[in-house]
RNA sequence: CCAGCUAAUGCCAAACCUGUUGAAAAGCAGAGACGGAAAGCUCCGGGUCUUUCCUCUAAAACUUCGCAAGAUAGCCGAGCUACCUAAG
Numbered sequence: 001c002c003a004g005c006u007a008a009u010g011c012c013a014a015a016c017c018u019g020u021u022g023a024a025a026a027g028c029a030g031a032g033a034c035g036g037a038a039a040g041c042u043c044c045g046g047g048u049c050u051u052u053c054c055u056c057u058a059a060a061a062c063u064u065c066g067c068a069a070g071a072u073a074g075c076c077g078a079g080c081u082a083c084c085u086a087a088g
Base pairs, nucleotide, nucleotide: 002088003085004084011036012035017030018029019028020027021026034074040080041079042078044077045076046075047072048071049070050069051068054066
C1' cells in the first nucleotide's frame, strides 16, 4: 500500500411504530435492529423513485411524453478520508 479472521475496541442502523417537515418520493428526531469492513463523506457517471411548477397530447378531466426540479450514498461505479490486526 493491498487484504479482512468464529481477534479486539468500538461504530453505523433496515423494516415497523411515534412526532415533525414536504405536493410527493423522501428527510430529521425518538424508539427499534434487518443487516453492514467503509451502511463514513461527495450526486461526478449510470440506474431507480417523486411531480408542486413548466411543457406535450383538439378542449376539459385523467393519463402519457418531455424538459426541469427534487430524492436515493443501505442500487452500482467513481473520488476523498479512516480504527484494528490474524492468514496472505
The prediction has a mean pLDDT of 83. c-di-GMP-I-GGC riboswitch aptamer from Desulfuromusa kysingii, 88 nucleotides, folded computationally. It matches the Rfam family "c-di-GMP-I-GGC riboswitch aptamer". Its family is annotated with cyclic-di-GMP binding in the Gene Ontology. The sequence was found by an Rfam model in a public genome assembly. Of the family's consensus pairs, 90% are formed in the model. NCBI's taxonomy places the organism under Bacteria, Pseudomonadati, Desulfuromonadia, Geopsychrobacteraceae, Desulfuromusa.